Two RNAs folded together computationally: RNase P RNA and transfer RNA, 452 nucleotides in total.

[in-house]
RNA sequence: UCAGAUGGCCGGGUGACCGCGGGCGAGCCCCAACUUCGGUUGAGGAGCGUUCGAGGAAAGUCCGGGCUCCACGGAAAAACGGUGCCGGAUAACGUCCGGCGGGGGCGACCCCAGGGAUAGCGCCACAGAAAUGACACCGCCUACCGGCCUAAAGCCGCGGCAAGGUUGAAAUGGUGCGGUAAGAGCGCACCGCGUUCCUGGCAACAGGAGCGGCAAGGCAAGCCCCACCGGGAGCAAGACCAAAUAGGGACGGCACGUUGGUUUUUUCGGCCAGCCGUCCGGGUCGGUCGCGUGAGGUGUGGGGUAACUCACAUCCCAGAGGAAUGGUCACUGCCACGCAAGUGGUACAGAACCCGGCUUACAGGCCAUCUGACUUU
RNA sequence: GCCGUAGUAGCGUAGUGGUAGCGCAAUCCCUUGGUAAGGGAUAGGUCGUGAGUUCGAUUCUCACCUACGGCACCA
Numbered sequence: 001u002c003a004g005a006u007g008g009c010c011g012g013g014u015g016a017c018c019g020c021g022g023g024c025g026a027g028c029c030c031c032a033a034c035u036u037c038g039g040u041u042g043a044g045g046a047g048c049g050u051u052c053g054a055g056g057a058a059a060g061u062c063c064g065g066g067c068u069c070c071a072c073g074g075a076a077a078a079a080c081g082g083u084g085c086c087g088g089a090u091a092a093c094g095u096c097c098g099g100c101g102g103g104g105g106c107g108a109c110c111c112c113a114g115g116g117a118u119a120g121c122g123c124c125a126c127a128g129a130a131a132u133g134a135c136a137c138c139g140c141c142u143a144c145c146g147g148c149c150u151a152a153a154g155c156c157g158c159g160g161c162a163a164g165g166u167u168g169a170a171a172u173g174g175u176g177c178g179g180u181a182a183g184a185g186c187g188c189a190c191c192g193c194g195u196u197c198c199u200g201g202c203a204a205c206a207g208g209a210g211c212g213g214c215a216a217g218g219c220a221a222g223c224c225c226c227a228c229c230g231g232g233a234g235c236a237a238g239a240c241c242a243a244a245u246a247g248g249g250a251c252g253g254c255a256c257g258u259u260g261g262u263u264u265u266u267u268c269g270g271c272c273a274g275c276c277g278u279c280c281g282g283g284u285c286g287g288u289c290g291c292g293u294g295a296g297g298u299g300u301g302g303g304g305u306a307a308c309u310c311a312c313a314u315c316c317c318a319g320a321g322g323a324a325u326g327g328u329c330a331c332u333g334c335c336a337c338g339c340a341a342g343u344g345g346u347a348c349a350g351a352a353c354c355c356g357g358c359u360u361a362c363a364g365g366c367c368a369u370c371u372g373a374c375u376u377u
Numbered sequence: 378g379c380c381g382u383a384g385u386a387g388c389g390u391a392g393u394g395g396u397a398g399c400g401c402a403a404u405c406c407c408u409u410g411g412u413a414a415g416g417g418a419u420a421g422g423u424c425g426u427g428a429g430u431u432c433g434a435u436u437c438u439c440a441c442c443u444a445c446g447g448c449a450c451c452a
Stems, first nucleotide, its partner, number of pairs: 001373010012332007020053006028045002031042004055348001059359002062357005067234004080230005085099005100114001101112004115225002120223002122219003137165002139161003145157004173191006192214001193212008238289004248280007259273005282451003296315008333346005378448007387401004395432001403419005425441005
């Protein structure tokens, strides 16, 4: 210098004028209640002053939680849904951090839904000899046995084999040496696989030694098995006030006691009235709360490899009706075009109960650490 | 705002791991004096898009896109 990898940050800036939404303040206007008629309290209005006013994703609504209501005696099981190497973090998670194993890259580094296929069931099209009870089409062999033959050789039969070829995504361990009629874990060495023990590690797992001659194909994002987790709905949850209506009907469930009304004053007895859910029919489109001090931000210090956590200090930082959070001008930053003056552009997108993640969209720029190649000293 | 359902030829739909069918519509031919009906033949599918699992995906899983539906309060 070029090409890359990882992590983090920013998402234009300054000023003037005009405007919008929320909070607070003093006075003014208006209304209501109370009044000892002096005022007091409460609600509202316009202007004034002061202060605050979108994001890294506010998005998708894909996970997890807070909060609220409903259901339920507790716990467990079954069913249904989800998660899935090991350890940790956390309020919790399918998230994050660290490690293990596998794969990719020269490398920095990246990717993996990564439990179980000897619990069982199912599937593996076409092609191919054979697709799970593996198999014999081409092929290899003629040692043994029988026949032809005097015998050898040769041929035929009875047979043996799976090395090589062919098909396929996948063919039942691989390579080499020995062995054999030809072959074959048939024997041996190394590698792979399974298993037992030892060592290290919390563990996943790794390393070593012995044994086994190979028995064990793939698919669980097919059913399933194992372990763990989960009651349901969602702020249009829910609570209160006000207005209006036919305070009604049908069906189902709970209770048949208490209480109230009525029958006559009482007792007994009779009759009527209950609560919840769904649907039909009817009414309203008003207000207040929930609603922002929170698993909160920033800084310093401590613990931890890290995710994260603890202590102290400091700050208050949007909030509604679905609708506010803006516009104009000047200077300037960046990008493109142009010799120049200048002109044009400046992403993705916008809160609605709140928080932690994930995913998706995004012009352009900055910082740190690291890798490879080339050149120069 | 919250919750749910669906996407296959022009339209309506079946298929749920192994070359994607059916009906109507379209085009051409026959039949008729002509049209309709009828008969015969033909063409037309990136199975909404992109990744993943698998030898193989319309089907299984994930992400995205589009369309449609439901949810207020009182009594």
Its mean pLDDT, the model's own confidence on a scale to 100, is 79.